Molecule: Bacterial RNase P class A
Organism: Hyphomicrobiaceae bacterium
RNA sequence: UCAGCCGGCCGGACGGUCGCUGUGCUGCGCUGCGUGUCGCAAGACAAACGGGCGCGGAGCGGAGGAAAGUCCGGGCUCCAUGGAUGAACGGUGGCGGCUAACGGCCGCCGGGGGCGACCCCAGAGACAGUGCCACAGAAAACGAACCGCCACAGGUGCAAGCCUGCGGUAAGGGUGAAAAGGUGGGGUAAGAGCCCACCGCGUUUCCGGUAACGGGGACGGCAUGGCAAACCUCACCGGGAGCAAGACCAAAUAGGGGUGAGCAGCGUGACGCGGGCAACCGCGGGCACGCGGUCUAUCCAGGCUUCUCACCCGGGUUGGUUGCUUGAGGUGCGGCGCAAGCCACAUCCCAGACGAAUGACCGUCGCGGGGCGCAAGCUCCAGACAAAACCCGGCUUACAGGCCGGCUGACAUU
Numbered sequence: 001u002c003a004g005c006c007g008g009c010c011g012g013a014c015g016g017u018c019g020c021u022g023u024g025c026u027g028c029g030c031u032g033c034g035u036g037u038c039g040c041a042a043g044a045c046a047a048a049c050g051g052g053c054g055c056g057g058a059g060c061g062g063a064g065g066a067a068a069g070u071c072c073g074g075g076c077u078c079c080a081u082g083g084a085u086g087a088a089c090g091g092u093g094g095c096g097g098c099u100a101a102c103g104g105c106c107g108c109c110g111g112g113g114g115c116g117a118c119c120c121c122a123g124a125g126a127c128a129g130u131g132c133c134a135c136a137g138a139a140a141a142c143g144a145a146c147c148g149c150c151a152c153a154g155g156u157g158c159a160a161g162c163c164u165g166c167g168g169u170a171a172g173g174g175u176g177a178a179a180a181g182g183u184g185g186g187g188u189a190a191g192a193g194c195c196c197a198c199c200g201c202g203u204u205u206c207c208g209g210u211a212a213c214g215g216g217g218a219c220g221g222c223a224u225g226g227c228a229a230a231c232c233u234c235a236c237c238g239g240g241a242g243c244a245a246g247a248c249c250a251a252a253u254a255g256g257g258g259u260g261a262g263c264a265g266c267g268u269g270a271c272g273c274g275g276g277c278a279a280c281c282g283c284g285g286g287c288a289c290g291c292g293g294u295c296u297a298u299c300c301a302g303g304c305u306u307c308u309c310a311c312c313c314g315g316g317u318u319g320g321u322u323g324c325u326u327g328a329g330g331u332g333c334g335g336c337g338c339a340a341g342c343c344a345c346a347u348c349c350c351a352g353a354c355g356a357a358u359g360a361c362c363g364u365c366g367c368g369g370g371g372c373g374c375a376a377g378c379u380c381c382a383g384a385c386a387a388a389a390c391c392c393g394g395c396u397u398a399c400a401g402g403c404c405g406g407c408u409g410a411c412a413u414u
């Protein structure tokens, strides 16, 4: 100097004018709502205190790193009635740690990519079972040989060689994502873990490490393909709905009408009334039990209830207050930890709107870009993604331009 990798920050500043809004303070006015006084009561009284409403004053504050997506996890609110640890369904998946928790973060292990800094991995189980591996190829999981190599026998040929039969072979070639361990040597008629060395694999043992895992030794038949981001198995986790949750106040109505469909209530027992000589019969709306049906925030069980379903017409409410911002909060110094993070102390309050505030204009400066110009300078533009709505921790996506820090590689110079 160039190229790259990782992390962090900003994404306008200052001043003025006008405007919006929240909170507390303060001033004035109104209000009989509460306390208080009078009154038997109805009511009246001042505005002392409190509350409410209105109009002002000065102060303080007022949209992001993603507020987006709604993908995870929670806080909070309500529902449920429970399942010793329910089922279905869903989620996660190396080890250890952090956290309120997570599918997040940190560190490490293993595998893969890269010269490297670094980056990536839905990373448990294939002798529990089922299934798939197209095409090509001889053959895709236990058997087999397309080309080829070799021995024997026969035929042919002057010979080299060629053809046929039978036997051996899987080292060489071919096909493929993958061909039954790899490389090298020995051996063989030719070959093959047939034998040997190393690697790999299996068994066993020792060492290091919290562990995943790594390393050493010994022995050994030298082999039992892949896919689970296929179904599945294993381990762990998960009740549901969500601020349009929920609470309060005020107000209003029609549990309405029509059509079609299902048949919807059934059984037993006791009770009451009536009939009958008796056995028993009839009626009754309640009671008890059982069954059936609708509903009950997936199912079962449990619970309320006793008709249900579909379509059409029609009525009331759509108002106000609250939830609502002090929180797993921010910042600073220190300590512990490789780190994520934790602890202690100090300090700060940093939006709470409700058809929805947080804005507009001017001046100067700054970053960036365009034009003119040798330059100085002049002039123009106002330049990303984008808008809180219960809150928080993450992840993912978008982003003009600029700055800072660390690391790696190449080249040159000293």
Base pairs, nucleotide, nucleotide: 001410002409003408004407005406006405007404008403009402010401012365013364014363015362016361017360018359020062021061022060023059025057026056027055028054029053030052031051033050034049035048036045037044038043064385068396069395071394072393073392074391075390076242077241078240079239081301083300086299087298089238090237091236092235093234094108095107096106097105098104109123110121111120112119113118124233125232129231130230131227132226133225146173147172148169149168150167152165153164154163155162156161181199182198183197184196185195186194200222201220202219203218204217205216206215207214208213246322247321248320249319256313257312258311259310260309261308262307265291266290267289268288269287271284272283273282274281275280292306293305295303296302329348330347331346332345334343335342336341367383368381369380370379371378372377